Two RNAs folded together computationally: RNase P RNA and transfer RNA, 490 nucleotides in total. It holds a member of the Rfam family "Bacterial RNase P class A". Rfam's curators write: Ribonuclease P (RNase P) is a ubiquitous endoribonuclease, found in archaea, bacteria and eukarya as well as chloroplasts and mitochondria.
RNA sequence: CCAGGGGGCCGGGCAGCCGCGCUAUCCGCAAGGGUAUCGAGGAAAGUCCGGGCUCCACGAAGCAAGGGUGGCGGGUAACGCCCGCCGGGGGUAACCCCAGGGAAAGUGCCACAGAGAGCAGACCGCCGGUUCGCCGGUAAGGGUGAAAGGGUGCGGUAAGAGCGCACCGGGGGGCUGGUAACAGAACCCGCAUGGCAAACCCCACCUGGAGCAAGACCGAAUAGGGGCGGCGCGCCAAGGCCCAUGUCGCAAGACAAGGUCCAAGGCAGGUCAGUUUCGGACCCGACCGCCCGGGUUGGUCGCUUGAGCCGCGCCGCAAGGCCCGGCCUAGAGGAAUGGCUGCCAGUGCGGAUACGGUCUCUUCUGGGAUACCGUCCGCGCUACAGAACCCGGCUUACAGGCCCCCUGGCGUA
RNA sequence: GCACCCAUAGCUCAGCAGGAUAGAGCAUCAGAUUCCUAAUCUGGGGGCCACUGGUUCGAAUCCAGUUGGGUGCACCA
Numbered sequence: 001c002c003a004g005g006g007g008g009c010c011g012g013g014c015a016g017c018c019g020c021g022c023u024a025u026c027c028g029c030a031a032g033g034g035u036a037u038c039g040a041g042g043a044a045a046g047u048c049c050g051g052g053c054u055c056c057a058c059g060a061a062g063c064a065a066g067g068g069u070g071g072c073g074g075g076u077a078a079c080g081c082c083c084g085c086c087g088g089g090g091g092u093a094a095c096c097c098c099a100g101g102g103a104a105a106g107u108g109c110c111a112c113a114g115a116g117a118g119c120a121g122a123c124c125g126c127c128g129g130u131u132c133g134c135c136g137g138u139a140a141g142g143g144u145g146a147a148a149g150g151g152u153g154c155g156g157u158a159a160g161a162g163c164g165c166a167c168c169g170g171g172g173g174g175c176u177g178g179u180a181a182c183a184g185a186a187c188c189c190g191c192a193u194g195g196c197a198a199a200c201c202c203c204a205c206c207u208g209g210a211g212c213a214a215g216a217c218c219g220a221a222u223a224g225g226g227g228c229g230g231c232g233c234g235c236c237a238a239g240g241c242c243c244a245u246g247u248c249g250c251a252a253g254a255c256a257a258g259g260u261c262c263a264a265g266g267c268a269g270g271u272c273a274g275u276u277u278c279g280g281a282c283c284c285g286a287c288c289g290c291c292c293g294g295g296u297u298g299g300u301c302g303c304u305u306g307a308g309c310c311g312c313g314c315c316g317c318a319a320g321g322c323c324c325g326g327c328c329u330a331g332a333g334g335a336a337u338g339g340c341u342g343c344c345a346g347u348g349c350g351g352a353u354a355c356g357g358u359c360u361c362u363u364c365u366g367g368g369a370u371a372c373c374g375u376c377c378g379c380g381c382u383a384c385a386g387a388a389c390c391c392g393g394c395u396u397a398c399a400g401g402c403c404c405c406c407u408g409g410c411g412u413a
Numbered sequence: 414g415c416a417c418c419c420a421u422a423g424c425u426c427a428g429c430a431g432g433a434u435a436g437a438g439c440a441u442c443a444g445a446u447u448c449c450u451a452a453u454c455u456g457g458g459g460g461c462c463a464c465u466g467g468u469u470c471g472a473a474u475c476c477a478g479u480u481g482g483g484u485g486c487a488c489c490a
Stems, first nucleotide, its partner, number of pairs: 001409010012344007020039002023036005041384001045395002048393005053211004066207005071085005086100001087098004101202002106200002108196003123142002125138005150168006169191001170189003175184003215301004225292006231285002234267003239262002242259002245256004269283004294489003308327004313322003345382008353371001355374003358369004414486007423439004432470001441457005463479005
């Protein structure tokens, strides 16, 4: 210098003018106006996960159904997130990718092609036999297919074949190392039941539902209307505690009528048919649920100080944790942050000149070439997008730019 | 804001516990019939199964992420 990999950050700055919004305050009867502070993001987005908070039930545990996750260890409030490691795959490498449990519990599927596709199979070929029709042996070779029941080599055989042997692969039980996933060497086994679980399923673990339009309070208005279903929540009550009022009393207290709460016990809404229970029909009613109909489009809280941000130090490979110091940074109702001008910054395109760099000549106060870099001029561009209860993640979108680390190649010293 | 659903031919829909030419009706085109048209009969064309990845031998179908469209949810009594 070229090509590439990983990580972090920014995503315009300043000034002037004109605007926008909330809150506070002042003026004004009001409409409105003045002043001051403050005023979007790395994704505020998708709403895909996980929590806080609130209600459903006052809380907890278990089971079932449904849903989710899926190597191991750690981090975390928690996670499907993050970090480290293991295994597999890709790359020369830096590094990247993996929904990465179980196919020997069971069910199902493996189209077409092919002779044969799941406890295999003889189409061609090879070998032996033959009455020349074929029969038997053979899974080495060919062909089909996504996939054909270990691979390579030597021996062996009629031809072949783990049939025998060596190496590689695979399986088994122990051993060693590691917290573990897993790895390693030796021994034994001739090799035996292929794939699909983002098909049903099995195993392990996690999991109640709804969502700030949650929910709480105040106010206004309406017909506290109608239908269906559930339910009979209740009613009476001896008596007792307490409260405040009145009368009497010096006071303790007594009495009177009243309210709230508790309550032994009795009846379990009523009517009808009927002998009781059970059961049926009709009527009644507080509450609850659903539907129809009616009314309102108001205010306050929830609401932003929080698993918060920044800096130093310590622990940890890291994710992260702990201590100390500093900071306060939109709270909002359908909802505000924008525009213009100038200068600057970055970048793209076009042009100018030969001022500097560069190249070249040289008679060395110089001459020439060139738009490659700087310089100057003009024009354009500066994204994606916009809080709405709040956090931690993931994913997706994003003009352009900066910084750090690493790998490979070439060159120079 | 929150919750949920859908996308297959010009239109309306099947097919979606995976299997290779993706179907049906209407519409459209051509032919037949008719003096002509309609109706009828016969035949044909037309689809990146919204898009992009992944799983799988194989995806309209299963999974993930985008895009577009649609639906419901306020409070009081």
The coordinates come from a structure-prediction model, not an experiment, and the mean pLDDT is 76.